SAM riboswitch aptamer (S box leader), 99 nucleotides, folded computationally.
The sequence was found by an Rfam model in a public genome assembly.
Its mean pLDDT, the model's own confidence on a scale to 100, is 83.

RNA sequence: CCCUUAUUAAGAGUGGCUGAGGGAACAGGCCCGACGAAGCCCGACAACCUGCAUUGUGCAAGGUGUCAAAUCCUGCGGUUAUUUACCGGAAGAUAAGGU
Numbered sequence: 001c002c003c004u005u006a007u008u009a010a011g012a013g014u015g016g017c018u019g020a021g022g023g024a025a026c027a028g029g030c031c032c033g034a035c036g037a038a039g040c041c042c043g044a045c046a047a048c049c050u051g052c053a054u055u056g057u058g059c060a061a062g063g064u065g066u067c068a069a070a071u072c073c074u075g076c077g078g079u080u081a082u083u084u085a086c087c088g089g090a091a092g093a094u095a096a097g098g099u
Base pairs, nucleotide, nucleotide: 002098003097004096005095006094007093008092013042015041016040017039021032022031023030026075027074028073029072043067044066045065047064048063049062050060051059052058053057071091076088077087078086079085
């Protein structure tokens, strides 16, 4: 890199440094941001793995991960339906396993 499976509406900061962008990519929307974006440090959370236990569950926080908004929403298909709602798919992300 690729493949398989699972999850993707729960949870998590009035901290420090820094200083202008950010919400995956493209497009269209809609938002966040000098009352401080991204990044780094600290802290926190607990999804998967892991460990422990009194094992429908709880605790821990070692590995990965995460810490505005449903993966922010839509894009393709179906049902409904003038404007809507629902279901599924694609793509993405994360984990575990495999080639």